[in-house]
Molecule: small-subunit ribosomal RNA
Organism: uncultured prokaryote
RNA sequence: AGAGUUUGAUCCUGGCUCAGAACGAACGCUGGCGGCAGGCUUAACACAUGCAAGUCGCGCGAUUAAAGCCCCUUCGGGGGUGUAUAAAGCGGCGGACGGGUGAGUAACAGGUGGAUAAUCUGCCUUCCGGAGGGGGAUAACGGCUGGAAACGGCCGCUAAUACCGCAUGUCGUUGCAUGUCCACGGACGUGGGCGAGGAAAAGGCGGCCUUCAAGCGUCACCGGAAGAUGAGUCCGCCCCCCAUUAGCUAGUUGGUGAGAUAACAGCGCACCAAGGCUUCGAUGGGUAGCCGAGCUGAGAGGUUGAUCGGCCACACUGGAACUGAGACACGGUCCAGACACCUACGGGUGGCAGCAGUAGGGAAUAUUGCGCAAUGAACGAAAGUUUGACGCAGCGAUGCCGCGUGAGUGAAGAAGGUUUUCGGAUUGUAAAACUCUUUUGUCAGGGAAGAAAUGUAGAGGGAGGUAAUGCCCUUUGCUUGACGGUACCUGGCGAAUAAGGGACGGCUAACUCCGUGCCAGCAGCCGCGGUAAUACGGAGGUCCCAAGCGUUGUUCGGAUUUACUGGGCGUAAAGGGAGCGCAGGCGGAUUGAUAAGUCUAAAGUGGAAGCCCGAGGCUCAACCUCGGAAAGCCUUUGGAUACUGUCAGUCUUGAGUAUGUGAAGGGAAUGCGGAAUUCAGGGUGUAGCGGUGAAAUGCUUAGAUAUCCUGAGGAACACCAAUGGCGAAAGCAGCAUUCUGGCACACUACUGACGCUGAGGCUCGAAAGCGUGGGGAGCGAACGGGAUUAGAUACCCCGGUAGUCCACGCCGUAAACGUUGUAUACUAGGUGUAGGAGGUAUCGACCCCUUCUGUGCCGUAGCUAACGCAUUAAGUAUACCGCCUGGGGAGUACGCACGCAAGUGUGAAACUCAAAGGAAUUGACGGGGGCCCGCACAAUCGGUGGAGCAUGUGGUUUAAUUCGAGGCAACGCGAAGAACCUUACCCAGACUUGACAUCCCAGGACCGCCUAUGAAAGUAGGUUUUCUCUUCGGAGACCUGGAGACAGGUGUUUCAUGGCUGUCGUCAGCUCGUGUCGUGAGAUGUUGGGUUAAGUCCCGCAACGAGCGCAACCCCUAUCCUUAGUUACCAGCGGUUCGGCCGGGCACUCUAAGGAGACUGCCGGUGAUAAACCGGAGGAAGGUGGGGACGACGUCAAGUCAUCAUGGCCCUUACGCCUGGGGCUACACACGUGCUACAAUGGCCGACACAGUGAGCCGCAAUACCGCGAGGUGGAGCUAAUCUCAAAAAGUCGGUCUCAGUUCGGAUUGGAGUCUGCAAUUCGACUCCAUGAAGUUGGAAUCGCUAGUAAUCGCGUAUCAGCUACGACGCGGUGAAUACGUUCCCGGGCCUUGUACACACCGCCCGUCACAUGACCCGAGUCGGUUGCACCCGAAGUCACUUACCCAACCCCUUCUGGGGGAGGGAGGUGCCGAAGGUGUGCUUGGUAAGGGGGAUGAAGUCGUAACAAGGUAACC
Repeated sequence: AGAGUUUGAUCCUGGCUCAGAACGAACGCUGGCGGCAGGCUUAACACAUGCAAGUCGCGCGAUUAAAGCCCCUUCGGGGGUGUAUAAAGCGGCGGACGGGUGAGUAACAGGUGGAUAAUCUGCCUUCCGGAGGGGGAUAACGGCUGGAAACGGCCGCUAAUACCGCAUGUCGUUGCAUGUCCACGGACGUGGGCGAGGAAAAGGCGGCCUUCAAGCGUCACCGGAAGAUGAGUCCGCCCCCCAUUAGCUAGUUGGUGAGAUAACAGCGCACCAAGGCUUCGAUGGGUAGCCGAGCUGAGAGGUUGAUCGGCCACACUGGAACUGAGACACGGUCCAGACACCUACGGGUGGCAGCAGUAGGGAAUAUUGCGCAAUGAACGAAAGUUUGACGCAGCGAUGCCGCGUGAGUGAAGAAGGUUUUCGGAUUGUAAAACUCUUUUGUCAGGGAAGAAAUGUAGAGGGAGGUAAUGCCCUUUGCUUGACGGUACCUGGCGAAUAAGGGACGGCUAACUCCGUGCCAGCAGCCGCGGUAAUACGGAGGUCCCAAGCGUUGUUCGGAUUUACUGGGCGUAAAGGGAGCGCAGGCGGAUUGAUAAGUCUAAAGUGGAAGCCCGAGGCUCAACCUCGGAAAGCCUUUGGAUACUGUCAGUCUUGAGUAUGUGAAGGGAAUGCGGAAUUCAGGGUGUAGCGGUGAAAUGCUUAGAUAUCCUGAGGAACACCAAUGGCGAAAGCAGCAUUCUGGCACACUACUGACGCUGAGGCUCGAAAGCGUGGGGAGCGAACGGGAUUAGAUACCCCGGUAGUCCACGCCGUAAACGUUGUAUACUAGGUGUAGGAGGUAUCGACCCCUUCUGUGCCGUAGCUAACGCAUUAAGUAUACCGCCUGGGGAGUACGCACGCAAGUGUGAAACUCAAAGGAAUUGACGGGGGCCCGCACAAUCGGUGGAGCAUGUGGUUUAAUUCGAGGCAACGCGAAGAACCUUACCCAGACUUGACAUCCCAGGACCGCCUAUGAAAGUAGGUUUUCUCUUCGGAGACCUGGAGACAGGUGUUUCAUGGCUGUCGUCAGCUCGUGUCGUGAGAUGUUGGGUUAAGUCCCGCAACGAGCGCAACCCCUAUCCUUAGUUACCAGCGGUUCGGCCGGGCACUCUAAGGAGACUGCCGGUGAUAAACCGGAGGAAGGUGGGGACGACGUCAAGUCAUCAUGGCCCUUACGCCUGGGGCUACACACGUGCUACAAUGGCCGACACAGUGAGCCGCAAUACCGCGAGGUGGAGCUAAUCUCAAAAAGUCGGUCUCAGUUCGGAUUGGAGUCUGCAAUUCGACUCCAUGAAGUUGGAAUCGCUAGUAAUCGCGUAUCAGCUACGACGCGGUGAAUACGUUCCCGGGCCUUGUACACACCGCCCGUCACAUGACCCGAGUCGGUUGCACCCGAAGUCACUUACCCAACCCCUUCUGGGGGAGGGAGGUGCCGAAGGUGUGCUUGGUAAGGGGGAUGAAGUCGUAACAAGGUAACC
């Protein structure tokens, strides 16, 4: 620090996901040790049991066990003493600390800094002063008594450091004078005076002196003044989310008064006033203890608030007060409630959110441990007691840190495993083996620090004091350890006791085999799995971490993906429809003042711990200790004054005003006008009009349409007209008048910052729509009809209502778009246009130049993802506003506001996907465009489709009808030959190392012949026979038998493959190197202008070159020449049986070798002086002369595993192999390809003529003879320019037939034959005789062909015994017609355009319906929670009032051991307030619900085809 994922590829936008760190964690697998830390995040749920707050006898009364000692004794014991001890009581101090929890709380609760001049403070410290004199009770205890208990009641006795008066009182209050300070309210100090009220324990202990008392010391006590500590209160700033919470408030806000409090204050009350808070977010709702700090991060931030520390709140729930220095009190009281327990049913008791522990909840969190030895706390004079605070131990890998599980040597690279191309490779120095070590472990031995105080027993010293005790200091001895015989040390033993988890497709380090076969499964994202899975499961190997490793969850990071640092808004999400404008934000030049912001210095604060830096201590580390630094902020004081603010003054450039001129569909109202449509009346006139792609509905003989005249009415304003003008936008167009708004320019003058933006707010706001009233010609939703169509609720046509128009009032939205907020400034130009001004020029108008304003185009820099923008910015900046944060759900739901309604504004979530999207690129496609080509169309000729037959295919059938091929590019195709064989299929019968190959062993020649059986294969026998070489051992070939390795497979996969082939297409294309352009995919070149059959060539050009294709080179053919001359040929010569037959000849033809020739070379024209084209000459041939071979990059997962080869899989007495028979030849039917015809351009008969390619010894076969014929007999010749097949046919001549189902046509059938073959039944061909079907030129549709071509005629060959050949491949004969042309159909090429396609239009994709799943909304209702208001009832308790009851202290009276009265207290009663409870009525929120609704998702459901191309009616709002 980044990476993966949208695409065919690219750039961008944008989301999702990953790699990191962390945790009070949990789960899975595994687990050796130690140190340190941490351990109910859930039910503030309920709690059994034990412990967690006591202490003081030196405050008091009374009582008591034991030891020791003393006394007495009847020996049983009793009494006394005992720094005693124990339980309870009175009394004092402490139970307000310590410990727990986070429910509540959005608050002066917390943080931080202040204030208290508005306060209190027990114990502690210092100082000053005091401690006088009295009194009456009461618990304990005793007696009686109630109750189950808890707990009481009455009577009687008693003490105090308990309680109550009195005295004293330096204090307080008020007023007076005065000094200092101040925040101006007061505070502090001093002086004198006056008035009211209020204290104490004459105590305990100690020693000296002692008769006592007093004095002394100490601990307590009282009053006061300070300090310290702690607490209360107030204030500034900070402190979560929701505006779908916008108004809240009646003690509310303030004042006065007297209260209450430690203290200010509506804190409470009475009266008066009507205030107070709030968009800088009140009120309401939700959530939450806050902080120091923790985690993360480069930081800024984000998130968290466990442990430790500070503060707050709470203690079963709610309320209340008492006591006290302090509480409205966790282990106190009272009341109410819920729950639980006890009960004798009357009544009582309880509160673990203390430590352990239990139940429950939960994914989940420990021992009912030891000790007060240390630290701290309470009490005490002290010893000491208490302390689940605390110190320790236990449990659990919960985390961090450390250690170990051994080290060295060791190649036969062992065995085993895995894999393999069978050679090997790997595990792997790994193991074994040898040598060594002992951390850890185990056994044994030794053994700390943590302990210093206090105390106590001595000794010494010091201050004060008459002295002693006492106080302070020093010193000696003694006493105290839970952990724990722990840490640590030493010795013995012995490699001994100790390794796992995850991953291995990419991200992301690490690969193979087997199994599985879209199954099982994996998955963080992309995605793997459908028979060769590095992605599933197992194994081997490898990688990463390691006593842990993974998974899950959560937080931050990456994410600049909320952007302060640090983002955006033309098209990706995003500019408000437009303006005016309050608040707010921002604001021109200059002078002075001030010092709020700002900067600076100092002081205070920013607790400790933590983080950071530096040291130190545990063997290191974690951990701990010490020191330092840091610490935004806040407070105070001093200083600076550039900028901002504020105040005062000045200025003119921003802004505005005045004057003049000018242009304009700016707005409102009124009036006027002509053209056109329609309607009405009249005239003329007659049969149609209208409408469409074509029609029909419609109108019309009751007179339409057409045409002329007249009239009515409504709406809109042709031409001018524009890239033009005006307006804020919406928008505005005939002409005139009236009213009215804005703008531009020119020149001066004036005001003097008056400005910009603008949340809310207000106003305007197309069309449609709504309300009321008019109006209504044309057009025209809805609706009706006619067409179209599979349908057509559409497009087209005929009609037609609302509406469109006017007035008034609503609505408030649009793709309200420049998809671009407003304002200002700056930053090259060029060229139009509209309005104005100036200059020049002119007689004048133009022209030309300059300038301001508006409106267009092009373009530099710059910007942009690109497209593009570019002085009218999307550039460079500033100010302010609005808006965005993945797609869908959804602009939906709910709520609220507005509206008559329609609806508008505001505006979510659940759920779901990994994309959605922008721009550009290359293709492909288009019922887009341009150019061009092709038998593509057109033109011509002939066919197919109809018939019969042949052949192939489908289908059907069958035991089998073997398999493959499937639009063009399967279908007379594989098959250039299915009766057996072929043959792969079916039935039946046989074989199992096999029909075939190699290896091993044994035997033998093999062959041949015969018998039995069988359909054959075969089975069972018999007979006969002895190969070659030799080093004589044997070896080889062949045959038979045997065992196993193996053979074999036309079984499967052409979607695992090679090879071969088809097709686009003989179309002209397909690419590369370098350079250049572009961020890039890519482009350029290859496009353009011409030209060509051609990317053929020329020219131009940021391209220059090159390659594969084209062409040429090759073959055949057309002309000529040379060479050669048999088997070909014969001009001339000779012979002849008249046949090139013979002699002879190479002249010719021909044969087959080599050459020549044609190149736009020449001429003219056109063209750009090019390429080239047109015409011509010459030539056998002329513009690639004709034909062939030759097929670029690639496409179709095209075809073929059945030609062959081959990976994987499958069968192995069978899916192999052999044999017989059958089938591939079936037959209602459908299609393709052909043949023969339908006839007279013909059929038949007779005569006659002319080819070429080929083939032939298992062959072709002549002459001759036989047969009507197929053919037979026979065999000359020929291994072929020699012989044979072999007759060419159409044709020509002559004859006949005469338009008929025929003398056309030949199917079908009967009969008789021939040939091949082992065999023609299924199932051959041919011949003869007889038979004589359909068919009279073929619907829609469709095929071939441009010249020696079509058409037509025959001939040959391969395969082959024969043949289904009418097929295929070749050969020659005869031999046409037509092409105007490129509009259209098909295919193709190039350029361009659109695209939502890229599996590429056989594409993509939308909506309803049906089914399933889960989430949501509404919903008659129903069940709960929080909460507001009103009322009822009203516990405890404070306060107030009251009293006829009770009472010892004080006071008064008195008849005085008493009695009476009063103050005061208690108890009772009353009143205010008041918790819980109840009633009624609202708000809000949650659960549930019949039914209803849309939306989402789900390989192969239904209906259509809306969108993407002009998507077939352009699309969209």